[in-house]
Source information:
The RNA shown here (transfer RNA) has 77 nucleotides and comes from a Planctomycetota bacterium. The sequence is in RNAcentral, with records from ENA. Its Rfam family is "tRNA". By type it is a transfer RNA. Lineage of the source: Bacteria > Pseudomonadati > Planctomycetota.
RNA sequence: CUCCCGGUAGCUCAGUUGGAUAGAGCGGCGGUUUCCUAAACCGCAGGCCGUGCGUUCAAAUCGCACCCGGGAGACCA
Numbered sequence: 001c002u003c004c005c006g007g008u009a010g011c012u013c014a015g016u017u018g019g020a021u022a023g024a025g026c027g028g029c030g031g032u033u034u035c036c037u038a039a040a041c042c043g044c045a046g047g048c049c050g051u052g053c054g055u056u057c058a059a060a061u062c063g064c065a066c067c068c069g070g071g072a073g074a075c076c077a
Base pairs, nucleotide, nucleotide: 001073002072003071004070005069006068007067010026011025012024013023019057028044029043030042031041032040050066051065052064053063054062
């Protein structure tokens, strides 16, 4: 330098052909239960989907540029 994969909740990840309120598990908080703890059960909070611009009636999803992580290749007098 070129190509490929990825970036969505604190963590691990779903998210279909662009469509109506963005989800799960774990974790956190509160409650029930218990002598207490754990477990179990119930409930709650937590996100402008890496950044910017664009396309569109409508973008996590499509396009372009850039940033970050991983991989392959090229170059290496």